Transfer RNA from an Opitutaceae bacterium, 75 nucleotides, folded computationally.

RNA sequence: GCCGGCUUAGCUCAGUGGUAGAGCAUCGGUAUCGUAAACCGAGGGUCGUCGGUUCAACCCCGACAGCCGGCUCCA
Numbered sequence: 001g002c003c004g005g006c007u008u009a010g011c012u013c014a015g016u017g018g019u020a021g022a023g024c025a026u027c028g029g030u031a032u033c034g035u036a037a038a039c040c041g042a043g044g045g046u047c048g049u050c051g052g053u054u055c056a057a058c059c060c061c062g063a064c065a066g067c068c069g070g071c072u073c074c075a
Stems, first nucleotide, its partner, number of pairs: 001071007010024004018055001026042005048064005
C1' cells in the first nucleotide's frame, strides 16, 4: 500500500427497514436468626463519528476514526 471482518448498556453479545433487547454486573425488595444462593422488580443507550437514500435506518450507501486478521512492496 491492497483486501476482509468488527464497533449496540459497566462487561459479553443478540437485533438484516416499522416502539432498541438478553445474560452477567449494579441497586431495591421477598425470604433467612444472619449471610450467600434462589425468586421478584428497577435503573442504565446521542446503536463509533459525519453525511446520503427512504414516509421510516442499529439495519441500506459513502467518507472518516479505532480494533483485529490476511496479502504484497521497499528499506
The sequence is in RNAcentral, with records from ENA and MGnify. Rfam family: tRNA.